[in-house]
Molecule: transfer RNA
Organism: Flavobacteriaceae bacterium
């Protein structure tokens, strides 16, 4: 240089083109208790950038970036 893949809360992970994007840990208050653990209840926190197709996109399609395998 070409081809192919992968990106989703702090982490890991799901999710026929039709939900308010779901689960687990993890963190935050509170309960629980003599203190913690454990457990219960709630709460912040995510679709890599940009267009684009569709009534509708995290899923198509592309540009980009940034990870990987490949061939040369």
């Nucleotide at each position: 240089a070409a081809g192919c893949u992968u990106a989703u809360g702090g982490u890991g992970u799901a999710a026929c083109g039709g939900a308010u994007a779901g689960c687990a840990c993890a963190c935050a208050a509170g309960g629980c208790u003599a203190c913690g653990a454990a457990c219960c209840u709630u709460g912040g926190a995510g679709u890599a950038u940009g267009a684009g197709u569709u009534c509708g996109a995290a899923u198509c399609u592309u540009u980009u970036u940034a990870g990987g395998c490949u061939u040369a």